This is a predicted structure of an 84-nucleotide RNA (transfer RNA) from a Candidatus Saccharimonadota bacterium. The coordinates come from a structure-prediction model, not an experiment, and the mean pLDDT is 80. The sequence was found in a public genome assembly. Lineage of the source: Bacteria > Bacteria candidate phyla > Candidatus Saccharimonadota.

RNA sequence: GGGCGAGUGGUGGAAUUGGUAGACACGCUAGACUCAAAAUCUUGUGACAGUAAUGUCGUGAGGGUUCAAGUCCCUCCUCGCCCA
Numbered sequence: 001g002g003g004c005g006a007g008u009g010g011u012g013g014a015a016u017u018g019g020u021a022g023a024c025a026c027g028c029u030a031g032a033c034u035c036a037a038a039a040u041c042u043u044g045u046g047a048c049a050g051u052a053a054u055g056u057c058g059u060g061a062g063g064g065u066u067c068a069a070g071u072c073c074c075u076c077c078u079c080g081c082c083c084a
Base pairs, nucleotide, nucleotide: 001083002082003081004080005079006078007077010026011025012024019067027045028044030042031041032040046057047056048055049054060076061075062074063073064072
């Protein structure tokens, strides 16, 4: 240099022909249990603002197509594998 694949919360990982983003698990918060812990059970958990209701933003970065993009197209960045 060329080819292929991947990038989503704190972590792993779903969302398969474009249609409620974050299911599920781990971790963490609070509670129950316990003398106290561990284990187990229940609850909450993307970010920001707000007492709350709620609002805005959010899928590596930037554009494009579309009523609608994590998903399709283009450029770039990072990582992995292969070829030279």